Predicted 3D model of a 350-nucleotide part of an RNA (small-subunit ribosomal RNA, central domain) from an uncultured prokaryote.
Context: one part of a larger RNA
RNA sequence: UUGGGCGUAAAGGGUCCGUAGGCGGUUCGUAAAGUUGGAUGUGAAAUCCUGCAGCUUAACUGCAGAACUGCAUUCAAAACUCACGGACUGGAGUGUGAGAGGGGUGAAGGGAAUUCCUGGUGUAAGGGUGAAAUCUGCAGAGAUCAGGAAGAACACCAGUCGCGAAGGCGCUUCACUGGCUCACUACUGACGCUGAAGGACGAAAGCUAGGGUAGCCAACGGGAUUAGAUACCCCGGUAGUCCUAGCCGUAAACGAUGGUCACUAGGUGUCGGGAGGGUUAAACCUUUCGGUGCCGUCGCUCACGCAUUAAGUGAUCCGCCUGGGGAGUACGGUCGCAAGGCUGAAACUC
Numbered sequence: 001u002u003g004g005g006c007g008u009a010a011a012g013g014g015u016c017c018g019u020a021g022g023c024g025g026u027u028c029g030u031a032a033a034g035u036u037g038g039a040u041g042u043g044a045a046a047u048c049c050u051g052c053a054g055c056u057u058a059a060c061u062g063c064a065g066a067a068c069u070g071c072a073u074u075c076a077a078a079a080c081u082c083a084c085g086g087a088c089u090g091g092a093g094u095g096u097g098a099g100a101g102g103g104g105u106g107a108a109g110g111g112a113a114u115u116c117c118u119g120g121u122g123u124a125a126g127g128g129u130g131a132a133a134u135c136u137g138c139a140g141a142g143a144u145c146a147g148g149a150a151g152a153a154c155a156c157c158a159g160u161c162g163c164g165a166a167g168g169c170g171c172u173u174c175a176c177u178g179g180c181u182c183a184c185u186a187c188u189g190a191c192g193c194u195g196a197a198g199g200a201c202g203a204a205a206g207c208u209a210g211g212g213u214a215g216c217c218a219a220c221g222g223g224a225u226u227a228g229a230u231a232c233c234c235c236g237g238u239a240g241u242c243c244u245a246g247c248c249g250u251a252a253a254c255g256a257u258g259g260u261c262a263c264u265a266g267g268u269g270u271c272g273g274g275a276g277g278g279u280u281a282a283a284c285c286u287u288u289c290g291g292u293g294c295c296g297u298c299g300c301u302c303a304c305g306c307a308u309u310a311a312g313u314g315a316u317c318c319g320c321c322u323g324g325g326g327a328g329u330a331c332g333g334u335c336g337c338a339a340g341g342c343u344g345a346a347a348c349u350c
Stems, first nucleotide, its partner, number of pairs: 003322004007304002012318001014201004021194003025088006033081002035077008049065006091191001092188003095184005103177007110154001114150008125136002162169002206247006215241002220236004258317006266295012299306002323350003332343004
């Protein structure tokens, strides 16, 4: 619990779909639930308020009035909200014609590099560091040449670039597939926005089963360093990293900024379209729609800063906050194989 807030002080749900609910464009008519006005009835007394009066005053008491902001019935109004009926096209969607993309899934293919194996040449070192050592090497290493195998990742292009709801996505080709933008304005005719519950997706790590394992590498072993060194440095190295199927459901899941709509100076890059001018074709110029950056006015902000991609001005729906610690803990519930997740206190203390 009225309020005031949520970029950085506490506070935007990780993201989307969507049920109930809330909110909802223009216009005409009807009705009258909300709404507004009148009348009638009722709204006990006391109390409160106003005026007067009685106890010497006051408290107290008495009388009169007002009030009781309400409820019911009835009559009326029709601007707004709602309901019903009709119409409309600007919201939303469909259609037609184009376009960009590293959006997703599956399959196939490719080269560089790395490591290992085989063979040739060749001889004593190589490697590593601040310096060393552990380590590898005369059983022929390192170097170099040829051949082979394996797994993982895709240099340059590459860009405040593109795509995706978010997580995220980058070698090439093919197949299947989602979304988006522009132009035309043919069609439907408010079909919309949000969204408690609920559902789906959701990096990395982790878990289960089966495979795979080149490089890297928690744990672990060794060498150094050091007073010590359970580290930083070095030599090794297993889970893991990869694939298939299933779970987990968390992140500084960040723009630390929820979604939608409308309005409010400009300047300058860049990406994808359209129109006009210009060119042999381009370049280029003007303009327009959609994204993505920088600078900046008004305004906002404690400040930093934000500023048509708002943190400005409004509308609407959802989520969340309410001093620090205790504590994202305990208990209960629920989900999970587990790890743990979600929900989530109090005593006490400052």
Rfam family: Bacterial small subunit ribosomal RNA.